[in-house]
Context: one part of a larger RNA
Molecule: large-subunit ribosomal RNA, domain VI
Organism: marine sediment metagenome
RNA sequence: CGCAGGUGACUUGAGGGGAGUCGCUCUUAAUACGAGAGGACCAGAGUGAACAGACCGCUGGUGUGCCAGUUGUCCCGCCAGGGGCAUCGCUGGGUAGCUAUGUCUGGAAGGGAUAACCGCUGAAAGCAUCUAAGUGGGAAGCCCACCUCAAGAUGAGGUCACCCACCCCGUUAAGGGGGUAAGACCGCAGGUAGACGACCUGCUUGAUAGGCGGCAUGUGUAAGCCCCGCGAGGGGUUCAGCUAAGCCGUACUAAUGGUCGAGGG
Numbered sequence: 001c002g003c004a005g006g007u008g009a010c011u012u013g014a015g016g017g018g019a020g021u022c023g024c025u026c027u028u029a030a031u032a033c034g035a036g037a038g039g040a041c042c043a044g045a046g047u048g049a050a051c052a053g054a055c056c057g058c059u060g061g062u063g064u065g066c067c068a069g070u071u072g073u074c075c076c077g078c079c080a081g082g083g084g085c086a087u088c089g090c091u092g093g094g095u096a097g098c099u100a101u102g103u104c105u106g107g108a109a110g111g112g113a114u115a116a117c118c119g120c121u122g123a124a125a126g127c128a129u130c131u132a133a134g135u136g137g138g139a140a141g142c143c144c145a146c147c148u149c150a151a152g153a154u155g156a157g158g159u160c161a162c163c164c165a166c167c168c169c170g171u172u173a174a175g176g177g178g179g180u181a182a183g184a185c186c187g188c189a190g191g192u193a194g195a196c197g198a199c200c201u202g203c204u205u206g207a208u209a210g211g212c213g214g215c216a217u218g219u220g221u222a223a224g225c226c227c228c229g230c231g232a233g234g235g236g237u238u239c240a241g242c243u244a245a246g247c248c249g250u251a252c253u254a255a256u257g258g259u260c261g262a263g264g265g
Base pairs, nucleotide, nucleotide: 001152005163006162007161008160009159010158011157015149016148017147018146021049022048023047024046025045026044027043033038051106052105053104054103055102059100060099061098062097066093067092068091069090070089071086072085073084074083075082076081110144111143112142117137118136119135120134164264166178167177168176169175183260184259185258186257187203188202189201190200191199208254209253210252211250212249213248214247215246218242219241224237225236226235227234228233
């Protein structure tokens, strides 16, 4: 821009893409078969491998602005307590998120048309013949079914809902201009989204982010003071103190505002 008014939402599916795998065990059955050794079809029940998708409750990983321990050195005048640097200095743990080696799920079942092939009926050709007319069966393959994209499918589909059918110029027209409606966009606070666009939530009639409060979680018992010990240190206050991305609250801070947008056979 188009889809013959404007707008929002939900959809149909023409047509694409993906998936499609295999093993072992058991039952049938120590059956059929076979002298024996051995050992099935058919049908059914389990359990795995690799592959794929999703997820983070579990098991773990990571977790550079969480907690603790600790070495050297510089600094805060000194002690105590801290801060900087040294690979995040090193070490032990670890929230959210992201994750696999963790967990769940999938291949199927079913229908249709067929291939090789196997048939029925059956002539040409008094027989025979699956084929010539007619007709049945038959694959991990094909079409559908399963997952997914999809109306620019210009053949532009469908359904529901919302907004109205103004003003000026023009020939009552085509057309042009204007302020609006439903609504949309820009802008702003952001993230379940993300390279950027896009997508999603919110914008004071507000919990969108930050802050603050509570909770959870993680660290593992802070500082100060007191007691014991000559001291290193130990004990008490103290399951303390601190605590990111989590959860629930709370307008304290920041979400000021602006521009477009129909008049229809």